A computed fold for a 543-nucleotide part of an RNA from an uncultured bacterium, annotated as small-subunit ribosomal RNA, 5' domain.

[in-house]
Context: one part of a larger RNA
RNA sequence: GAACAAACGCUAGCAACAUGCCUAACACAUGCAAGUCAAACAAAAAAAUCCCUUCAAAAACGAGUAAAGCGGCGGACGGAUGAGUAAUACAUGGAUAAUCUUCCCUCAAGCCUGGGAUAACCCUACGAAAGUGGGGCUAAUACCGGAUAAGACCACAUGACACAUGUCACGGGGUAGAAGGUGGCUUGUAUUUAUAUGAGCUAUCACUUGAGGAUGAGUCCAUGGCCUAUCAGCUAGUUGGUGAGGUAAGAGCUUACCAAGGCUAUGACGGGUAGCUGGUCUGAGAGGACGACUAGCCACACUGGGACUGAGACACGGCCCAGACUCCUACGGGAGGCAGCAGUGGGGAAUAUUGGGCAAUGGGCGAAAGCCUGACCCAGCGACGCCGCGUGGGUGAUGAAGGCCUUCGGGUUGUAAAACCCUUUCGUGCGGAAAGAAUAGUCCUGUAGCGAAUAACUACGGGAUUUGACGGUACCGCAGGAAGAAGCACCGGCUAACUCCGUGCCAGCAGCCGCGGUAAUACGGAGGGUGCAAGCGUUGUUC
Numbered sequence: 001g002a003a004c005a006a007a008c009g010c011u012a013g014c015a016a017c018a019u020g021c022c023u024a025a026c027a028c029a030u031g032c033a034a035g036u037c038a039a040a041c042a043a044a045a046a047a048a049u050c051c052c053u054u055c056a057a058a059a060a061c062g063a064g065u066a067a068a069g070c071g072g073c074g075g076a077c078g079g080a081u082g083a084g085u086a087a088u089a090c091a092u093g094g095a096u097a098a099u100c101u102u103c104c105c106u107c108a109a110g111c112c113u114g115g116g117a118u119a120a121c122c123c124u125a126c127g128a129a130a131g132u133g134g135g136g137c138u139a140a141u142a143c144c145g146g147a148u149a150a151g152a153c154c155a156c157a158u159g160a161c162a163c164a165u166g167u168c169a170c171g172g173g174g175u176a177g178a179a180g181g182u183g184g185c186u187u188g189u190a191u192u193u194a195u196a197u198g199a200g201c202u203a204u205c206a207c208u209u210g211a212g213g214a215u216g217a218g219u220c221c222a223u224g225g226c227c228u229a230u231c232a233g234c235u236a237g238u239u240g241g242u243g244a245g246g247u248a249a250g251a252g253c254u255u256a257c258c259a260a261g262g263c264u265a266u267g268a269c270g271g272g273u274a275g276c277u278g279g280u281c282u283g284a285g286a287g288g289a290c291g292a293c294u295a296g297c298c299a300c301a302c303u304g305g306g307a308c309u310g311a312g313a314c315a316c317g318g319c320c321c322a323g324a325c326u327c328c329u330a331c332g333g334g335a336g337g338c339a340g341c342a343g344u345g346g347g348g349a350a351u352a353u354u355g356g357g358c359a360a361u362g363g364g365c366g367a368a369a370g371c372c373u374g375a376c377c378c379a380g381c382g383a384c385g386c387c388g389c390g391u392g393g394g395u396g397a398u399g400a401a402g403g404c405c406u407u408c409g410g411g412u413u414g415u416a417a418a419a420c421c422c423u424u425u426c427g428u429g430c431g432g433a434a435a436g437a438a439u440a441g442u443c444c445u446g447u448a449g450c451g452a453a454u455a456a457c458u459a460c461g462g463g464a465u466u467u468g469a470c471g472g473u474a475c476c477g478c479a480g481g482a483a484g485a486a487g488c489a490c491c492g493g494c495u496a497a498c499u500c501c502g503u504g505c506c507a508g509c510a511g512c513c514g515c516g517g518u519a520a521u522a523c524g525g526a527g528g529g530u531g532c533a534a535g536c537g538u539u540g541u542u543c
Stems, first nucleotide, its partner, number of pairs: 001543004006539005013389002017385001019382002021347001026345003030342003035073003041069001081299002090224007099217002104213007112146004121136006152175003156171001158169004180205012226272003233263003238260008275297004279290004302323005325336004353379001355378003361375001362373004392422004402413004426484001428479005436470001441465009487532005492513003498527005508515002
């Protein structure tokens, strides 16, 4: 000199953009942060409304609201944190002839036929509660059979190519699958003539199998980057082989047996410290230091362990066990996990609102409308940072008064003020007022595709209509009046800036050299000056 996730002191007008627990991975009151689908399905209470029929019945039907159930998809993303980890991590480059991949895209083929349960619910028993047991009913795209296999998988035969266990082609065997929903049209039957039910066709969303893609993930290899020898030897599943097991997958991954190996001064093993990287800061560079925010990867979710489900977890707001802690209890037993967003206590030099909205972007579910979303978008607080603007401009000398100094002549503050003329950014008040809006959605409609079809559906258009938290904000206009807006540090040398008074080795200053013991440009005050400026200094840390 530069920098900072900074703190402290004095001071403080506005705005944009950023940024804000570095300490206790300490403990947490309260609210919210992951749901959604009635177009898979059973049952369907209560209240209110509308429509229809009163005909003999089947039987009541439809819409919307709320709650719970079975089932599907999502809760493995998104968000937090950095404890652990010195290599099972990360970065870069390879390998996978050793692998998996829900949803999505393309292509091919299929979607036939049966069955038994169970929840909610009803009855009942136990319990303070959390909840649990028994009996009874019923459905499905829930569950379980049977059929079907082009291709797939398994073993085998043959051929070709590699030669490392293999790869490819072909052949005959064996093995494994499925589910329907909604809309429309045609038609049969029943009648109350617009409803029920059956059949067929069709559109769409789903379902099953296979091939390919895309995406995501697993595993392996090489190289690279901290300190320590006041750590010198370490290792028995250890190193290798064979058999067996195991995994989606290679492997001591596991196990039985056999051999006795493997690593190490190019630092093994141990100890300390630490998430890694793109990058950030500094520096002419080489290098050094760092890894906040942001992006990628990893690890973790009260502590330790475990598996279940699933395409994916050994799962932050899932389950089980143990432990510590907190809470409830009728003492028998139960409940909980903010390193999500706010917020509280505590620790600390120190770090914000228990805010608004799903309008945008993105995510989950859904055919869609839509619902959910403390992701996100915004607002609030903090000069914490960076950048921008303002605190007025012009004229103005008898160089006013006052202050300070003085050699008492004067000098300086100083065009500074006053005074006159002008302007009104920002702020204040009043009025107008966005972009973000592109769509998507809903209604009407045209063309094309599909199709038996003028239905429906899909694609591309046209018209109408509707959706903004921020926010009556940005921005614009008008009004008024210089009005509301300057401080901080320093002035001995380094280092830009000097005199007076007070003090008298005292009080004090100080980054280094050093000042102060009676004229101190170095202490304290004043006047003046210098430097920066809504900041200025100090402290800390890095180069």
The RNAcentral record of the full RNA draws on Greengenes and SILVA.